Two RNAs folded together computationally: RNase P RNA and transfer RNA, 411 nucleotides in total.

RNA sequence: CCAGGCGGCCAAACGAUCGCAUGGCUUGGCCAUGAGGAAAGUCCGAGCAUCACAGGGCAGGGUGCCGGUUAACGACCGGUGGGGGCGACUCCAAGGAAAGUGCAACAGAAAUAAACCGCCCUGGCUAGCCAGGGUAAGGAUGGAAAGGCGAGGUAAGAGCUCACCCGCGGCCUGGUGACAGGCAGGCGCUGUAAACCCCACCCGAUGCAAGAUCCGAACGAGGCGAUACGGCUGCCCGCCGUGCCUCAAAGAGAUCGCUUGAGCCACGCGGUGACGCGCGGCCUAGAUAGAUGAUCGUUCAACGACAGAACUCGGCUUAUGACCGCGCUGGUUUG
RNA sequence: GACUCAUUAGCUCAGUUGGCAGAGCACUUGACUUUUAAUCAAGGUGUCCGGGGUUCGACUCCCCGAUGGGUCACCA
Numbered sequence: 001c002c003a004g005g006c007g008g009c010c011a012a013a014c015g016a017u018c019g020c021a022u023g024g025c026u027u028g029g030c031c032a033u034g035a036g037g038a039a040a041g042u043c044c045g046a047g048c049a050u051c052a053c054a055g056g057g058c059a060g061g062g063u064g065c066c067g068g069u070u071a072a073c074g075a076c077c078g079g080u081g082g083g084g085g086c087g088a089c090u091c092c093a094a095g096g097a098a099a100g101u102g103c104a105a106c107a108g109a110a111a112u113a114a115a116c117c118g119c120c121c122u123g124g125c126u127a128g129c130c131a132g133g134g135u136a137a138g139g140a141u142g143g144a145a146a147g148g149c150g151a152g153g154u155a156a157g158a159g160c161u162c163a164c165c166c167g168c169g170g171c172c173u174g175g176u177g178a179c180a181g182g183c184a185g186g187c188g189c190u191g192u193a194a195a196c197c198c199c200a201c202c203c204g205a206u207g208c209a210a211g212a213u214c215c216g217a218a219c220g221a222g223g224c225g226a227u228a229c230g231g232c233u234g235c236c237c238g239c240c241g242u243g244c245c246u247c248a249a250a251g252a253g254a255u256c257g258c259u260u261g262a263g264c265c266a267c268g269c270g271g272u273g274a275c276g277c278g279c280g281g282c283c284u285a286g287a288u289a290g291a292u293g294a295u296c297g298u299u300c301a302a303c304g305a306c307a308g309a310a311c312u313c314g315g316c317u318u319a320u321g322a323c324c325g326c327g328c329u330g331g332u333u334u335g
Numbered sequence: 336g337a338c339u340c341a342u343u344a345g346c347u348c349a350g351u352u353g354g355c356a357g358a359g360c361a362c363u364u365g366a367c368u369u370u371u372a373a374u375c376a377a378g379g380u381g382u383c384c385g386g387g388g389u390u391c392g393a394c395u396c397c398c399c400g401a402u403g404g405g406u407c408a409c410c411a
Base pairs, nucleotide, nucleotide: 001331002330003329004328005326006325007324008323010321012299013298014297015296016295017294018293020034021033022032023031024030025029036306040317041316043315044314045313046312047311048207049206050205051204060203061202062201063200064199065079066078067077068076069075080094081092082091083090084089095198096197100196101195102192103191104190116139117138118135119134120133121132122131123130124129125128147165148164150162151161152160166188167187168186170183171182172181173180174179211256212255213254214253215251220247221246222245223244224243228242229241230240231239232238263282264281265280267278268277269276270275336407337406338405339404340403341402342401345360346359347358348357354391361380362378363377364376365375366374384400385399386398387397388396
C1' cells in the first nucleotide's frame, strides 16, 4: 500500500429574526424547555389497568447443548459440540429416530425391504441355454442400498474370523456442567421431529381506543308533593302542559391515567464478561386534528443519509450518512 | 395506537398428510369469411411478493422483511 476482521463514537456547528407547543410569572409581555439511534416493524419480554381465579388437571401455545446475567425474556455474556474461512474471526431452533405412528415422488430388481445383471454349485438338454439353489464382494439407480478398508477364509461369498478406523452402549479419570481423554472389546442400529408425537420447563384473558372520576341536552322509567294552576272553552266532562328527587343517558364532552423511571451522567470497587454494588450530580417533550419549523449570515469536501414521540420501559429485527481505534489477520515479482 | 388477514399467468381465482403448477376470461398464430365478429384447431401463458433456513426435494414448514386490505369508544 491492497484485501479483509473486530470494536467504538457522532447524527452538521454557531449567531440573528419570525413562528408553533408545553410550563412558570409581577398577566404587561417576557423567561425556560421542546424527537431518535432507530421515535420504525409490532417480533419477544415486563410494568400498569380491567375482568376472571380455592387447589389440581386436560386442551392450546411457546422454549429446547451447558453454566451464568437480568424485574423478565425466545434477549445478553462466557464456554461445549458442529459447520465455514489460509487466517484474524464468524455462524448454528443444537433434547429424543434404541416408545409408537406417518412419509421417502421419479429412477432402480429392491427404500427398510432385497437376487436385475454378474459370480458359484447341482440337474437337464445339448455346447450355450433352461430349471432349482447359494451369494450383498463387483455393476447399474438414487439424496440415502444393510459399518469402511485390508488380510485370512470359501465352490463363490459374507464381521464368518482378525488388524486398523468410525458409530452406539459400558467402565475409569478430569471438569459445577455441556463434554474431553483413556481402557476393555459387547453391539453394527437408514433419513426425516422447522411431520404427528415423547420428555423437561414456562404461559389466565384483554390492551391506555386499558381504565378511573366529573358535567348531564332530549326521550323515557320510578318515587315524593299537589288534586292546584294555565290552555282548548263562558260552565261540566275530556285532553294537553307546568314542581322536586333518583335511575338512565347524548356529547370530535371535561379532568386524570401522562411522564421521576427496573431513569440518565461521572467516578471508584468486584467480575474474563453480560452485569452488580457504593458515592456524587441532574430532571431531560407530553399533544388530543395532534408543537418541535422557516429565512438569512459564517465555517466544513458537502444544503448533509435513514427518518417524526402519542402509556412507559428491557431487547430483537429492519433502514441509513460520515468518522475513529486495534500490541487484529492475509498478501506484495514493484518502492 | 392495538389487533388481524392476504399476496400464484395480463385479470379473477383453484392448488393438503412437502414429490411434474392448473381453470375461466384475455393474448398470439392458422383455418372459415369479400372483411370483421362469432366458431374451430394449436400455442408462450409463471422470479408462486422478496431474502434466508429445515429437508434428498418447499407454492406448501420455520424466520426476517415489502406491499395492500379489514376490525377496534360505550351499550344492546